[in-house]
Record summary:
A computed fold for a 543-nucleotide part of an RNA from a Clostridiaceae bacterium, annotated as large-subunit ribosomal RNA, domain I. The prediction has a mean pLDDT of 83. Taxonomically the source falls in Clostridiaceae (Bacteria, Bacillati, Bacillota, Eubacteriales). It matches the Rfam family "Bacterial large subunit ribosomal RNA". Its family is annotated with structural constituent of ribosome and ribosome in the Gene Ontology.
Context: one part of a larger RNA
RNA sequence: GGCGUAUGGUGAAUGCCUUGGCACUAGGAGCCGAUGAAGGACGCGAUAAGCUGCGAUAAGCUUGGGGUAGCCGCAAAUAGGCCGUGAUCCCAAGAUUUCCGAAUGGGGAAACCCACAUAGUUAACACUAUGUAUCCUAUAGUGAAUUCAUAGCUAUAGGAAGGGACACUCGGGGAACUGAAACAUCUAAGUACCCGAAGGAAGAGAAAGAAAUUCGAUUUUCUUAGUAGCGGCGAGCGAAAAGGAAACAGCCCAAACCAGAGGCUUGCCUCUGGGGUUGCGGACUGAACAUAAAAGUUGAAAAAUCUUAACUGAAGAAAACUGGAAAGUUUCAUCAUAGAAGGUAAUAAUCCUGUAAGUAAAAAGAUGAAGGCAACUGUUCAGAUCCAGAGUACCACGAGACACGUGAAACCUUGUGGGAAGCAGGGAGGACCACCUCCCAAGGCUAAAUACUAACUAGUGACCGAUAGUGAAGCAGUACCGUGAGGGAAAGGUGAAAAGAACCCCGGAAGGGGAGUGAAAUAGAACCUGAAACCGUACGCCU
Numbered sequence: 001g002g003c004g005u006a007u008g009g010u011g012a013a014u015g016c017c018u019u020g021g022c023a024c025u026a027g028g029a030g031c032c033g034a035u036g037a038a039g040g041a042c043g044c045g046a047u048a049a050g051c052u053g054c055g056a057u058a059a060g061c062u063u064g065g066g067g068u069a070g071c072c073g074c075a076a077a078u079a080g081g082c083c084g085u086g087a088u089c090c091c092a093a094g095a096u097u098u099c100c101g102a103a104u105g106g107g108g109a110a111a112c113c114c115a116c117a118u119a120g121u122u123a124a125c126a127c128u129a130u131g132u133a134u135c136c137u138a139u140a141g142u143g144a145a146u147u148c149a150u151a152g153c154u155a156u157a158g159g160a161a162g163g164g165a166c167a168c169u170c171g172g173g174g175a176a177c178u179g180a181a182a183c184a185u186c187u188a189a190g191u192a193c194c195c196g197a198a199g200g201a202a203g204a205g206a207a208a209g210a211a212a213u214u215c216g217a218u219u220u221u222c223u224u225a226g227u228a229g230c231g232g233c234g235a236g237c238g239a240a241a242a243g244g245a246a247a248c249a250g251c252c253c254a255a256a257c258c259a260g261a262g263g264c265u266u267g268c269c270u271c272u273g274g275g276g277u278u279g280c281g282g283a284c285u286g287a288a289c290a291u292a293a294a295a296g297u298u299g300a301a302a303a304a305u306c307u308u309a310a311c312u313g314a315a316g317a318a319a320a321c322u323g324g325a326a327a328g329u330u331u332c333a334u335c336a337u338a339g340a341a342g343g344u345a346a347u348a349a350u351c352c353u354g355u356a357a358g359u360a361a362a363a364a365g366a367u368g369a370a371g372g373c374a375a376c377u378g379u380u381c382a383g384a385u386c387c388a389g390a391g392u393a394c395c396a397c398g399a400g401a402c403a404c405g406u407g408a409a410a411c412c413u414u415g416u417g418g419g420a421a422g423c424a425g426g427g428a429g430g431a432c433c434a435c436c437u438c439c440c441a442a443g444g445c446u447a448a449a450u451a452c453u454a455a456c457u458a459g460u461g462a463c464c465g466a467u468a469g470u471g472a473a474g475c476a477g478u479a480c481c482g483u484g485a486g487g488g489a490a491a492g493g494u495g496a497a498a499a500g501a502a503c504c505c506c507g508g509a510a511g512g513g514g515a516g517u518g519a520a521a522u523a524g525a526a527c528c529u530g531a532a533a534c535c536g537u538a539c540g541c542c543u
Base pairs, nucleotide, nucleotide: 001542002541003540004539005538006537007536008535009534015528016493017492020464021463022461023460024459025458026457027456029453030452031163032162039100040099041098042055043054044053046078047077050074051073061094062093063092064091065090066089070082071081072080105114106113107112115132116131117130118129119128120127134160135159136158137157138156139155140154141153142152168199169197170196171195172194173193179186183232209215210214219246220245221244222243229237230236250445251444252443253389257274258273259272260271261270262269263268264267279423281387282386283385284383285382286381287380288379289378295377296376297375298374299373304367305366306365307364308363310359311358312357316332318331319330320329321328333350334349335339341353342352343351394418395417396416397415398414399413400412404430425440426439427438428437429436480487481486500527503514504513505512506511
């Protein structure tokens, strides 16, 4: 030095475990903010660095309710306290809530600096309280050039702002890679992305609809159908009606006309109220019926129910055996509307927490039927007297959007120009015309069925099990890196219980040897198991 056997060190795989994740289901919920949010800074403890909680009333104050023997958070310990006159704890409602932050008195390098007005107070400096940003709207006052007036200025009142769940919705903008086996129309795609606005949903919506002599607002879904079509007729794009289903809900203005008020240019305009809302219209005039109930709609209040704490809750303290430990095994029982689950020294329906079932709210919130109450709502006929949404419809040119790329291209939107009728009217039925049929634009509102899930509650998994699963199972968006935008880790396991090793010995210590604890200490905190690489020790054989 090699090989073998045995036994160690190092090392962390593997196995087992799970506090944490992932995905989904059901339910409710779906906003917070000048009454100062989200998010922070700084503070608050007897000792107090961090986290958590809280705010100079500072790990808390008050009230109401629940609940019961302990409590002073994570988190040990000492000191000192609290508590059956009911603490700690849980729920509800209040109070307090420094400074920054939309940040709003002015400034500013966020958590800082400097003010003014009024009131109070002080011997005084000081102090305390409140207010003082901007914009919009309304009202009032004041008021130039410039007589009236207006602009402007001032005051008061109300509102806005900012955040978010990288979700969903609508709107304004809007790519490229890519595909077309190249590429330009086209595609990707109105996608990604940016901006704005809002809601718990949004948008759409009660026909100037659809096309069958039929239907009757919208939305979503199945189907129609990869059909009809569009398309360098390439790549590709791609409906609708009808039918089945979910859910169903309809309404209000403008105008004509009437009354009142106001204005000024004195014949018009504005405001308020009535009236009226349709495609068998309405007003007005005339006529007829009904006349105070019925029915319908809406509103407020409210019973009741639910949510936010909880409560009751069956049955073995069974025996023996093994063991450190019984929930295991054996032998006897018991309950079950409860044999879900978790814990307890191994595997427990009957030990504990619970579970099934049942019960419960002072306070706050949500939903809110019927009945009762309040408010509102008449019908028909005749009359070409009046009204029925104008720079609109429509046309031309240029675009966009419609499944539809200019095409025979309707319908819809509109940048530029032109520009009606007005009920004896107007639009549509995929160029256009006629006939016929359907409908009534140029004003507005509208629940449900639909989309999503940050947060909450309950639950599920042929999902993961510490190089996995979230980046994050531990104080993680931390440490650390970067000027910055931004990037971004590693790191779990003693034991049933700390019983965490008193005392003695070696050593400066680290560490170790005894002793002791424990079932076990080769479970000793560098702690479950403890593979391999790698490094030793002992013995044997070989060289």